[in-house]
Context: one part of a larger RNA
């Protein structure tokens, strides 16, 4: 040497990698492995085929099995070693699709302010109603200008890219990755990944700007017994730009990566072949990405089901009754705010 991690306790928020573990088809060799002597692990003691005190305590005897060390053997599975080879990898070539990033110009609708002309009593708000609010110092409503900040309707999709976080208004410029087909080169270079590093919505911080809308907090109005809430009417902080900082989310497909196979059936994206056609479509075929339905199996069941939760194999993280508790104490890290890490008493 046993269980498990979609929803019952459990998948690190996501990648890049060291250290390890784990690894394709060959050919040598014989360390490892497999065997046969020696030699040695004092005795006593434990163990027990047998013996001997009537038995037993005791005693005499006696191994097996195992560890080190040497010294020969066949074989060559399987590891290691040596050797070649391509199917796994990656390079290099010709394509291609993309809201993939990062930087800089440019746009128009809508809102709001602010001027200006019409114009003169109400505007606004609710589920129904009001109120506070705003208007005769001319408000709403239209018409023209102007300004500012934020966000880009249609297209739009069950669509597409990206490691996740996330990306969409047009145009340009740097740049990363993806498939696809050809087969040119390398020649296992592969896989996962303890520590570790990067990058991570939103809210929050520092510091400097911006500030239309939208709005925590806060004021006021309603509504109630009562309203520190729903509804209204304002409205900082923030939303939003640069530089740092924080590192957490129902960060979720609540499903860790790889890599093999196992029924089919309808969609959609990207490509590349056939067949078609004056050409684009259609159709039929292979890929690689995205969804739906279903077989086999598999799940406590609900459902997965070639994108598996099926069937195997490698690596890794993570659970072990329910509260206490993600607190408490020491540690890291942070400006903070807190994150990481993480108990026990005691209960039931």
């Nucleotide at each position: 040497u046993u269980g498990g991690c979609g929803u019952a306790a459990a998948g690190c928020g996501u990648c890049u990698g060291u250290a390890g573990g784990u690894g394709g088809c060959u050919u040598u060799c014989a360390a490892g492995c497999c065997u046969g002597c020696c030699g040695u692990c004092a005795a006593a003691u434990c163990c027990c085929a047998g013996g001997g005190c009537u038995c037993a305590a005791c005693u005499c005897g006696g191994a097996c099995a195992g560890g080190c060390g040497g010294u020969g053997g066949a074989a060559a599975a399987c590891u290691a070693c040596c050797u070649g080879u391509u199917g796994g990898a990656g390079u290099a070539c010709g394509g291609u699709a993309g809201g993939g990033g990062c930087a800089g110009a440019g746009g128009g609708a809508a809102u709001u302010u602010c001027c200006g002309g019409u114009g003169g009593a109400g505007c606004g708000g609710u589920g129904g109603a009001a109120a506070u609010g705003c208007g005769u110092a001319g408000a709403g409503a239209u018409c023209g200008g102007a300004a500012a900040g934020a966000a880009c309707a249609c297209c739009a999709a069950c669509g597409g890219c990206g490691a996740a976080a996330g990306c969409a208004c047009c145009c340009c410029g740097c740049u990363g990755g993806g498939c696809c087909g050809a087969c040119a080169c390398u020649g296992a270079c592969a896989c996962u990944g303890a520590g570790a590093g990067a990058c991570g919505a939103a809210a929050g911080c520092u510091a400097g700007g911006g500030g239309a809308g939208c709005g925590a907090a806060u004021g006021g109005g309603a509504u109630u017994a009562g309203a520190u809430a729903c509804c209204c009417c304002a409205g900082u902080a923030g939303u939003c730009c640069u530089a740092g900082c924080c590192g957490u989310a129902a960060a979720c497909g609540a499903u860790g990566g790889a890599u093999a196979c196992u029924a089919g059936g309808c969609g959609c994206u990207g490509u590349g072949c056939g067949u078609a056609u004056c050409g684009a479509c259609c159709c039929g075929u292979g890929u690689a990405a995205u969804g739906c339905c279903g077989u086999a199996g598999c799940u406590a069941a609900c459902g997965c089901g070639u994108u598996a939760a099926g069937u195997a194999u490698c690596c890794u993280g993570c659970c072990u009754g329910g509260g206490g508790a993600g607190u408490a104490c020491g540690u890291u890290c942070g400006c903070a705010a807190g994150a990481a890490g993480g108990a026990a008493a005691c209960u039931c």
RNAcentral holds the full RNA, with entries from SILVA. Small-subunit ribosomal RNA, central domain from Phaseolus vulgaris, 348 nucleotides, folded computationally. Rfam family: Bacterial small subunit ribosomal RNA.